[in-house]
This is a predicted structure of a 106-nucleotide RNA (Glycine riboswitch aptamer) from Rhodobacteraceae bacterium UBA7436. Of the family's consensus pairs, 81% are formed in the model.
RNA sequence: UUGUGUAUCUGGAGAGUGGUCUGUUUUAACGCAGCAGACCCACCGAAGGAGAAAGCUGCCAAGGUUUGGUGGUCAAGCUCUCAGGUCACGCGACAGAUGGGGACAC
Numbered sequence: 001u002u003g004u005g006u007a008u009c010u011g012g013a014g015a016g017u018g019g020u021c022u023g024u025u026u027u028a029a030c031g032c033a034g035c036a037g038a039c040c041c042a043c044c045g046a047a048g049g050a051g052a053a054a055g056c057u058g059c060c061a062a063g064g065u066u067u068g069g070u071g072g073u074c075a076a077g078c079u080c081u082c083a084g085g086u087c088a089c090g091c092g093a094c095a096g097a098u099g100g101g102g103a104c105a106c
Base pairs, nucleotide, nucleotide: 007098008097009096010095011094016041018040019039020038021037022036023035024034025033042086043085044084048082049080050079051078055073056072057071058070059069060068061067062066
C1' cells in the first nucleotide's frame, strides 16, 4: 500500500387489510378495537439450508486417441421452499461509507 475479516452508520425487494377459535386489555354488559397465542387455507424468496450444468476425473465397454455407460468433484441473484417471512415494527442477500485541519450556520 492492497485485499480479506470484524465493528459502526446508511440504502435495501417480494408476498394476506386472510379465516376460525382461545386468553387478556377496554366497557355497566355485549360488540368493535388493541395485544398475545393455537389451527387452517393461500402466497414470497434476498437470513440460513438444499439441488445440480458445462468442465475435470476414476472404472468399464466399443474401437483407435475418440464415443458411450457408470461413479466422484462441481457455482449463482438459477431452482426447491425445510427453515424464515407475508400492515407496521422487524428480518434482510447485497451495496456504499468510515482519515486530518480550518471556517460558517444551528